[in-house]
RNA sequence: UAAAAAUUUUGGCAAACCAACUGAAAAGUUGGGACGCAAAGUCAGGAGUCUAAAGCAUGGAAACAUGCUAUGAUCGUCCGAUUGCGAAC
Numbered sequence: 001u002a003a004a005a006a007u008u009u010u011g012g013c014a015a016a017c018c019a020a021c022u023g024a025a026a027a028g029u030u031g032g033g034a035c036g037c038a039a040a041g042u043c044a045g046g047a048g049u050c051u052a053a054a055g056c057a058u059g060g061a062a063a064c065a066u067g068c069u070a071u072g073a074u075c076g077u078c079c080g081a082u083u084g085c086g087a088a089c
Base pairs, nucleotide, nucleotide: 012037013036017032018031019030020029021028022027035076041082042081043080045079046078047077048074049073050072055068056067057066058065059064
């Protein structure tokens, strides 16, 4: 210097749930809280999953109802890309 591992130390992140705020929703942010995580760091490129405001279709006099659809969301679903601290071996 590089690779592997996750046994130990110092640390790190934070599910459900609760409150406030944002959003049409899924969900997100902040605070509390810990189920877990060795990339639970970053990136929606591929697959999956969730949502359906706008749009389209059908019905309806209309209000509206139902269906389809991602351009929305999720990296704590998987793959891929990319970056990476310290000790010991």
Predicted 3D model of an 89-nucleotide RNA (c-di-GMP-I riboswitch aptamer) from a Clostridiaceae bacterium. Of the family's consensus pairs, 95% are formed in the model. Rfam family: c-di-GMP-I riboswitch aptamer. From the family's description: GEMM was predicted in a large-scale screen for bacterial structured RNA regulatory elements. The coordinates come from a structure-prediction model, not an experiment, and the mean pLDDT is 76. It was read from a public genome assembly, where an Rfam model found it.